[in-house]
RNA sequence: UGGCUCGUAGCUCAGUGGGAGAGCGCUUCCUUGACACGGAAGAGGUCGCUGGUUCAACCCCAGUCGAGCCAA
Numbered sequence: 001u002g003g004c005u006c007g008u009a010g011c012u013c014a015g016u017g018g019g020a021g022a023g024c025g026c027u028u029c030c031u032u033g034a035c036a037c038g039g040a041a042g043a044g045g046u047c048g049c050u051g052g053u054u055c056a057a058c059c060c061c062a063g064u065c066g067a068g069c070c071a072a
Stems, first nucleotide, its partner, number of pairs: 001071007010024004018055001026042005048064005
C1' cells in the first nucleotide's frame, strides 16, 4: 500500500428493508433462619462515525475510524 472478515445492551452473539432481540450478568420482589438454586418483574442501546438511496435503513451504496487475517 492492496484485499478479505468483523464493529448491535456490561460480556458472548442473533437479527438480509417496516416490532431492536436472546443467553449470561445487574436491580427489585417472592421463597430461606441466611446463602445458593428456583420463580416473577424491571433497568440498561444515538446498531462505530458521516453522507447517500428509499415512503421507510442495524440491513443497500460511498467515504471514514477501529480490530483481526492474508499478500507485497

Model confidence (mean pLDDT): 84 of 100. The RNA shown here (transfer RNA) has 72 nucleotides and comes from a Bdellovibrionales bacterium. It matches the Rfam family "tRNA". Its family is annotated with triplet codon-amino acid adaptor activity in the Gene Ontology. It is annotated as a transfer RNA.